[in-house]
A computed fold for a 98-nucleotide RNA from Psychrobacillus insolitus, annotated as Glycine riboswitch aptamer. The coordinates come from a structure-prediction model, not an experiment, and the mean pLDDT is 81. RNAcentral holds the sequence, with entries from Rfam. The organism belongs to Psychrobacillus, within Bacteria.
RNA sequence: AUGAGCAUACGGGGAGAGAACGCACAUUAGAGGCGUCGCCGAAGGAGCAAGUGAUUGAAUAUUAUGAAUCUCUCAGGCAAAAGAACUCGUAUAGGACG
Numbered sequence: 001a002u003g004a005g006c007a008u009a010c011g012g013g014g015a016g017a018g019a020a021c022g023c024a025c026a027u028u029a030g031a032g033g034c035g036u037c038g039c040c041g042a043a044g045g046a047g048c049a050a051g052u053g054a055u056u057g058a059a060u061a062u063u064a065u066g067a068a069u070c071u072c073u074c075a076g077g078c079a080a081a082a083g084a085a086c087u088c089g090u091a092u093a094g095g096a097c098g
Stems, first nucleotide, its partner, number of pairs: 007092007018037001020036004038078003044074001045072003051065005
């Protein structure tokens, strides 16, 4: 003295799917209580390929590990708001590389 990945904080962008139906309360709507279906995937969660390792005389066998925006839909969500994977910027810390 260049200042990467990762991490943290703040700010910007950020999709999808019924303001569902019935009952009760309520001035009305939403939220909330009970029940009934229909849907979404990008909080979180779960599952898996190739590959790699181990076992086996060997193997098309067994087993471990193994990603996601894929799959599932437990959770969450289905007007707005909030949230939101991901992404951009600023800053802090750090110190790969030069």